[in-house]
About this RNA: Two RNAs folded together computationally: RNase P RNA and transfer RNA, 392 nucleotides in total. The coordinates come from a structure-prediction model, not an experiment, and the mean pLDDT is 80. It holds a member of the Rfam family "Bacterial RNase P class A". Rfam classes the family as a ribozyme.

RNA sequence: AGAGUCGGCCAUGUGGCGGCGGUCCCGGUUCGCCGGGAUCGAGGAAAGUCCGGACUUCAUAGGGCACGGCGCCCGGUGCAAGCCGGGGCGGGGCGACCCGACGGAAAGUGCCACAGAAACGAAACCGCCCGCAAGGGUAAGGGUGAAAAGGUGAGGUAAGAGCUCACCAGCGGUCCGGGUAACCGGCCGGCUGGGUAAACCCCGCCGGAAGCAAGGCCAAAUAGGGAGGGGAUGACGCUGCCCGCCGACCCUCCGGGUUGGCCGCGAAGAUAAAUCGCCACACACGACAGAAUCCGGCUUACCGGCCGACUCACCGU
RNA sequence: GCCGAUGUAGCUCAGGGGCAGAGCAGCUGUUUCGUAAACAGCAGGUCGCAGGUUCGAAUCCCGUCAUCGGCUCCA
Numbered sequence: 001a002g003a004g005u006c007g008g009c010c011a012u013g014u015g016g017c018g019g020c021g022g023u024c025c026c027g028g029u030u031c032g033c034c035g036g037g038a039u040c041g042a043g044g045a046a047a048g049u050c051c052g053g054a055c056u057u058c059a060u061a062g063g064g065c066a067c068g069g070c071g072c073c074c075g076g077u078g079c080a081a082g083c084c085g086g087g088g089c090g091g092g093g094c095g096a097c098c099c100g101a102c103g104g105a106a107a108g109u110g111c112c113a114c115a116g117a118a119a120c121g122a123a124a125c126c127g128c129c130c131g132c133a134a135g136g137g138u139a140a141g142g143g144u145g146a147a148a149a150g151g152u153g154a155g156g157u158a159a160g161a162g163c164u165c166a167c168c169a170g171c172g173g174u175c176c177g178g179g180u181a182a183c184c185g186g187c188c189g190g191c192u193g194g195g196u197a198a199a200c201c202c203c204g205c206c207g208g209a210a211g212c213a214a215g216g217c218c219a220a221a222u223a224g225g226g227a228g229g230g231g232a233u234g235a236c237g238c239u240g241c242c243c244g245c246c247g248a249c250c251c252u253c254c255g256g257g258u259u260g261g262c263c264g265c266g267a268a269g270a271u272a273a274a275u276c277g278c279c280a281c282a283c284a285c286g287a288c289a290g291a292a293u294c295c296g297g298c299u300u301a302c303c304g305g306c307c308g309a310c311u312c313a314c315c316g317u
Numbered sequence: 318g319c320c321g322a323u324g325u326a327g328c329u330c331a332g333g334g335g336c337a338g339a340g341c342a343g344c345u346g347u348u349u350c351g352u353a354a355a356c357a358g359c360a361g362g363u364c365g366c367a368g369g370u371u372c373g374a375a376u377c378c379c380g381u382c383a384u385c386g387g388c389u390c391c392a
Base pairs, nucleotide, nucleotide: 002312003311004310005309006308007307008306009305010304012282013281014280015279016278017277018276020041021040022039023038024037025036026035027034028033043288047299048298050297051296052295053294054293055211056210057209058208062243063242064241065240067207068206069205070204071203072087073086074085075084076083077082088102089100090099091098092097103202104201108200109199110196111195112194125142126141127138128137129136130135150168151167152166153165154164155163169192170191171189172188173187175186176185177184178183215263216262217261218260225254226253227252228251229250230249237245256391257390283286318388319387320386321385322384323383324382327341328340329339330338335372343359344358345357346356347355365381366380368378369377
């Protein structure tokens, strides 16, 4: 000096003038507010609302099914999800390192179009072999397909074939060794059984529902009304279903009233509304973007800059 | 703000793993003096967009964008 990997941080800065919202203090007030001062005032994603938690209500009566979420192993965090640390397996990169919806297809069911002889308890179209023929043997070769029932080589045979052997790949074992485990290594067995679970499903773990327009309090006003439907053969109710419990109202539409305040609610925070504008200077010329109950995670958008650790290649010593 | 649903031809909608369909509208032809209707035929599709699973995706999964709907208080 070049190319790159990982982690963390920042997100135009400084000054002046003016404005907006909250809280507190002082002074004034015709109690409506007015003036002055101090202080605080968007983000890493405030976003999408995809997960989880807090909080609140639903009856201090629950149980089962359904449904949904998660899915390599161990530990931690808030028994979940996610995240963090370490490890395993598979894939990518020379490497630092990165990526992985990473349980089960030998529990069962379904699907695999077209092409092809045959598409899943295999199968004989061409070919090869036996045979006069009928028929039989054969998965080595051809061709089709995303996929054709281990691969390569040798032996063997009428031709062939794990039929036999060597190596490789997979599978299984009540075996041996290591490891908490995922898993790894070895030995044995010719066992060679397609794919799909982001198809149903099986296994393990977790989950009651609704959501701050939840919900609580105060005040004001009105016609406590009408129509239809359901309900002691049990409605409504913990919100899909069943059992159990409870025990008389419930649902829809029309009509009437109000269009207020406080809490929930936060060291930004209300009302849907505040969190800004102008000028000057500087430079790298400024991206994505604006809180609405709060917190954690995920995902998506994003001009760029800084710091630290590390890798590869080149040059010099 | 919170919750839910839907995106397929110009419009309204089917299709829920195996060549993308219907009705209306459009175009051409027949019929008519002419038009409409009727009849025959034709054209028209990034299945909102992007990624993944699968041999194969409009369909399954994930992300994203857009549109629509519901939800205040009292008696």